The RNA shown here (small-subunit ribosomal RNA) has 1483 nucleotides and comes from an uncultured bacterium. Rfam family: Bacterial small subunit ribosomal RNA. The sequence is in RNAcentral, with records from ENA, Greengenes and SILVA.

RNA sequence: AGAGUUUGAUCCUGGCUCAGGAUGAACGCUGGCGGCGUGCCUAAUACACGCAAGUUGAACGGGUGUAGCAAUACAUCAGUAGCGAACGGGUGAGUAAUACAUAAGCAACCUGCCUUAAAAUGGGGGACAACCGAGGGAAACUUUGGCUAAUACCGCAUAAAGGACUGAAGGCAUCUUCAGUAGAUGAAAGUAGGGUUUCCUACGAUUUAAGAUGGGCUUAUGGCGCAUUAGCUAGUUGGUGAGAUAACAGCCCACCAAGGUUAUGAUGCGUAGCCGACCUGAGAGGGUGAUCGGCCACAUUGGGACUGAGACACGGCCCAGACUCCUACGGGAGGCAGCAGUAGGGAAUUUUCGGCAAUGGGGGAAACCCUGACCGAGCAACGCCGCGUGAAGGAUGAAGGUUUUCGGAUUGUAAACUUCUGUUGUAAGGAAAGAACGGGUAGUAUAGGAAAUGAUACUGCCGUGACGGUACCUUACUAGAAAGCCACGGCUAACUACGUGCCAGCAGCCGCGGUAAUACGUAGGUGGCAAGCGUUAUCCGGAAUUAUUGGGCGUAAAGGGUGAGUAGGCGGCAGACAAAGUUUGGAGUAAAAGGCAGUUGCUUAACGACUGUAUGCUUUGAAAACUAGUCAGCUAGAGUAUAGGAGAGGUUAAUGGAAUUUCCACGUGUAGCGGUGAAAUGCGUAGAUAUGUGGAGGAACACCAGUGGCGAAAGGCGAUUAACUGGCCUAAUACUGACGCUUAUACACGAAAGCGUGGGGAGCAAAUAGGAUUAGAUACCCUAGUAGUCCACGCUGUAAACCAUGAGAACUAAGUGUUGGGGGAACCCAGUGCUGAAGCAAACGCAUUAAGUUCUCCGCCUGAGGAGUACGUUCGCAAGAAUGAAACUCAAAGGAAUUGACGGGAGCCCGCACAAGCGGUGGAGCAUGUGGUUCAAUUCGACGCAACGCGAAGAACCUUACCAGGUCUUGACAUCCGACGCAAGACACUAGAGAUAGUGGGAUAGUUAUGGUCGAGACAGGUGGUGCAUGGUUGUCGUCAGCUCGUGUCGUGAGAUGUUUGGUUAAGUCCAACAACGAGCGCAACCCUUGUCAUUAGUUACCAUCAUUUAGUUGGGGACUCUAAUGAGACUGCCGGUGUAAAUCGGAGGAAGGUGGGGAUGACGUCAAAUCAUCAUGCCCUUUAUGACCUGGGCCACACACGUGCUACAAUGGACGAUACAAAGAGAUGCUAAGUGGCGACAUGGAGCAAACCUCAGAAAAUCGUUCUCAGUUCAGAUCGGAGUCUGCAACUCGACUCCGUGAAGCUGGAAUCGCUAGUAAUCGUGAAUUAGCUACGUCACGGUGAAUACGUUCCCGGGCUUUGUACACACCGCCCGUCAAGCCAUGAGAGUUGGUAAUAUCCGAAGUCGUUUUUGUGACCGCAAGGAGCAUAACGCCGAAGAUAGGACUGAUGAUUGGGGCUAAGUCGUAACAAGGUAACC
Repeated sequence: AGAGUUUGAUCCUGGCUCAGGAUGAACGCUGGCGGCGUGCCUAAUACACGCAAGUUGAACGGGUGUAGCAAUACAUCAGUAGCGAACGGGUGAGUAAUACAUAAGCAACCUGCCUUAAAAUGGGGGACAACCGAGGGAAACUUUGGCUAAUACCGCAUAAAGGACUGAAGGCAUCUUCAGUAGAUGAAAGUAGGGUUUCCUACGAUUUAAGAUGGGCUUAUGGCGCAUUAGCUAGUUGGUGAGAUAACAGCCCACCAAGGUUAUGAUGCGUAGCCGACCUGAGAGGGUGAUCGGCCACAUUGGGACUGAGACACGGCCCAGACUCCUACGGGAGGCAGCAGUAGGGAAUUUUCGGCAAUGGGGGAAACCCUGACCGAGCAACGCCGCGUGAAGGAUGAAGGUUUUCGGAUUGUAAACUUCUGUUGUAAGGAAAGAACGGGUAGUAUAGGAAAUGAUACUGCCGUGACGGUACCUUACUAGAAAGCCACGGCUAACUACGUGCCAGCAGCCGCGGUAAUACGUAGGUGGCAAGCGUUAUCCGGAAUUAUUGGGCGUAAAGGGUGAGUAGGCGGCAGACAAAGUUUGGAGUAAAAGGCAGUUGCUUAACGACUGUAUGCUUUGAAAACUAGUCAGCUAGAGUAUAGGAGAGGUUAAUGGAAUUUCCACGUGUAGCGGUGAAAUGCGUAGAUAUGUGGAGGAACACCAGUGGCGAAAGGCGAUUAACUGGCCUAAUACUGACGCUUAUACACGAAAGCGUGGGGAGCAAAUAGGAUUAGAUACCCUAGUAGUCCACGCUGUAAACCAUGAGAACUAAGUGUUGGGGGAACCCAGUGCUGAAGCAAACGCAUUAAGUUCUCCGCCUGAGGAGUACGUUCGCAAGAAUGAAACUCAAAGGAAUUGACGGGAGCCCGCACAAGCGGUGGAGCAUGUGGUUCAAUUCGACGCAACGCGAAGAACCUUACCAGGUCUUGACAUCCGACGCAAGACACUAGAGAUAGUGGGAUAGUUAUGGUCGAGACAGGUGGUGCAUGGUUGUCGUCAGCUCGUGUCGUGAGAUGUUUGGUUAAGUCCAACAACGAGCGCAACCCUUGUCAUUAGUUACCAUCAUUUAGUUGGGGACUCUAAUGAGACUGCCGGUGUAAAUCGGAGGAAGGUGGGGAUGACGUCAAAUCAUCAUGCCCUUUAUGACCUGGGCCACACACGUGCUACAAUGGACGAUACAAAGAGAUGCUAAGUGGCGACAUGGAGCAAACCUCAGAAAAUCGUUCUCAGUUCAGAUCGGAGUCUGCAACUCGACUCCGUGAAGCUGGAAUCGCUAGUAAUCGUGAAUUAGCUACGUCACGGUGAAUACGUUCCCGGGCUUUGUACACACCGCCCGUCAAGCCAUGAGAGUUGGUAAUAUCCGAAGUCGUUUUUGUGACCGCAAGGAGCAUAACGCCGAAGAUAGGACUGAUGAUUGGGGCUAAGUCGUAACAAGGUAACC
């Protein structure tokens, strides 16, 4: 410090997720030791049992016990009395301020014990417990009679402080200090010790004045959420007076006034103890409030007071409620949120331990007692820190494991083995610090005193340890007793094998798993951390993802629809004052602990000790620039006056013409009009439409008209005239003197639609009706048509109310158009547009009319959906508007741009693509292939173009893969091993359908070999599966003109440029231009063939001349044809037109002219295209079978459908006869001649030929004749009958051919559809491969005869380039919306039902304080007495908790039913959106 995730890729916006740190944690697996810490976060739930606050006999009387004869001494106990129990310990329920923190104040207060100082300490009195006795009660407890003490209680004497008054001084209003005056108020002569004669000492007690400590009260500031909580408040706010309190105060009461508080958030609701601090973070911040420390609050719930210095009291009291326990039913007792512990709750939190040795606390003169505070131990890896589980050497790189390409690699110096060490451990021995006191004892010194006791200080000795025989030390012993957890697809360090097969499972995010999973499970290996490791939960961080530091708002979320303007915020130039902000010194405070830095102590560390250190608040000086304030000024902002100017600015009234249409009247006129893609509904012979004249009526204002004008702004404003009226601009002066900008709430305006009342209503037109369209058509189209649209007055208050751009001010290049004004001009001012610099921006773009650079103010945003929804509230007549969530779901949603693909987008171009033509197919019969069906099997594959006369250039057996039956199992075929024997085999015979089995059968070569037989296993074999695991091969777009790269440049980038543009071409062919310059694969050319010529060469080819023959037959020739080798030729080379050029048009020459014709040649890629059955091959499957052999059958089936062909339907023809002219091939298991036989297929025959020689081999259309004469025919030939030929082991299923006879459909073919642009189509025959033969009418070649047409590119199809839109990228066979149906989830409404909380009103009213009265009782004081005072008690009154009643408020749970929402591979219906999405979309 960042990373992953939206896309085909990119940049941005934006969320989600991860890596870090932390925890009072929990869970899973594992676990050696020690130190230091920590340990009910939940039920402030209920608690058994024990302990947690007592002490003092030196305050008091007494009891008991021991000792003593006794006095008495000692010990101990209940009671009286004193002090303490208000501390310490626990918890966080309540509390949003009677709390806390910080800083102040009290001239408005209190303070036991403690310290200092001063004074005084006199003299009296009466009781009550205990105890003794008598009663009540189950108990708790209690009544009554009597005795008694005190440091218990009560009077009296004595003073200061305080209060009042007088005087003086001072201060801060009440006041303070000093002096004086009058009156009121107190005590324990106690206890102990010592001396002795009325003293001393110690501890107490009294008063006063101070201090210290601790508290009380007041003020300011600060720290939570919700405005879907906006008003709250009657003791409320203030005053006067009385009361109360330690003290101020409505704290309380009476009276008076009507205030107080709040948008700087009152009140209400929810939540919460606050802080020092802790966690995190660079910091600012954010989160937390365990342990430790400070404060507060509470003690079963609520109320109350008593005592006291202090409480309204955790281990006190009274009352009420709930709960628990005891009971003799009459009545009583209790309060662990003290320490342990129990139950319960919960994911979860310890021992019913030891000790007062230390520290601290209470009491005591002290010893000492008490102390679950505390110190320690126990339990728990809960956390932090430290240590260990060994160290060094050790290669044959052992074994085993894993893996493998079988060679090896790895585990791995790891182990074994050798040599060491002994931390920890075990055993034995030694052994602390923490202890200082206090006290006792023996002394010394000091002050005081007559002395003694005593006090203070010091010295010696005695003596005190729970932890604990612990830490620590020493000795001995053995590598012996001590390693796991998580991960290994990316983020993120670490990979292989097997199993599984969208199953099981994983997952923090992205995502893995559908037969080769580094992602699941296991194993091996590896990485990380380590006595721990992972997971879960929570917080901060990363997140600049709430942005003060430090974000945004044109299109991503986000500018309010607009204005004027209040509070508020901000504000021009210069001067003076003061000092609020500001800056800078000093002082106080900021507890300790903690943090940070340094030093230091435990062996180190954690831990501890010491020292230093603070940004806050308060106070006090100083400065005066800036901001605020006060005073007095200025004119540049703002405004006013004067003179001109433009304008659909507003309101009201009047007027006008064109037109439409409708309606009315009249005329002309006749059969249609209207409407549409086409129609129909509709109108019309009752006279429409059309046309003419006149009238009525309503609405809107042509041309002018313009990115022109006007408006404070937005909505908006358009005929003309008039009236009233607002603002703006310009020019030059004068005046006011900051009067300004922005603007929450409130206010006003605000299109269309809509609502109310009343008018109006021509046209248009939701709804509605009808007609069409359609599968449907509640739509688009048509015919009608009502609200409405118009006017007046009200309401509504919203729009994609958009420039998707808030208002104001200043500054920052230019150019150009236009509107208004000024100027003589240059030019200036105010608007309104365009293009562009810098700059900005994710890009698109904006750019003086900013989206630039700055300032001020307002509004708004924080992932998508749910949702602008629900609830609540406000407004509205309603419709609805404003405000405005959550649960839940997802990992995206989104913006801009890029490349493709696509479009029922556009432009350009090409192609037998259309058109123009010629001939077909589709109808018939047959052939052939396919589907389907059938079958034991009809083997398999190929399926739009690009499967279907395809694989198959040959299925009777074989082929053959299929079926039935019969057989074999190391096998029909290959390699290896062992054994046997010299043969095996051909050939023959027997059985059998055959495979097979049996028998017979001979010689040469060969002898570790080949071959044969037998045996065992490794293995063979598979046309079994997967073409979606593959190689190779092939098809197709397409012989279309495209596809790319290097360098450079542009862009943040994907990418672009080049390759675009203008021409041209068959062509990305070439040229020109150009931020491109070059290059590659394609195009073209090079290759073959054909067309012309030349040269060379002439046999088997040829024959002009000479001779010869039936015949180029033979001489001969080398001219010609031809053959086959080498060359030539064509290049837009030449001429002319056009053009910059490329090129093109025309021409000449030429055999050939613009690629001369044809072929081979197929770029990057697309289709998971085809093929595992040509072949090869991974994996899977099979192994007496899915392998191998044999016989027979099947692949040839046949209601049917389709494709491809052949033959025809005839006269451009058929039949018969005659006569011509080819090319290219093939031939030895062959082609086969002549001759002979047969009507013929063919047979016979055998010459020639391994072929320019011989043979196949007769070309046929054509041509010349004859005949037929338009008919199912002398057309056509299917089918069938008969007879044959040939091949072959064999023609039944199932061959071809021949002859005779038979003579079907068919008379030119519906919708639709195919081929072809010249030697082409059409037509005619010939050959070859495959084969024994053939289904060939197929396929591949060859030549003969030989046309027609192309205006042209509107349309159909396909393709190329450019552009445009896109929500597509698996790319339109795309994407995607809504209802319905099913399941699940959360949520709203809901007749209601049932709880909770806080108030209000009324009733009742405990305890208790206070007040009143005085019922009853009464020792101290007064009084001779009667009696009184005082006290207690009782009654009454105010207040008052709980309770009761009532109606509301807020809130939770639940509820038949119901509403929408979300989610869920393959449900239904349509197709709304994305392209012009097929009616542009949207508000």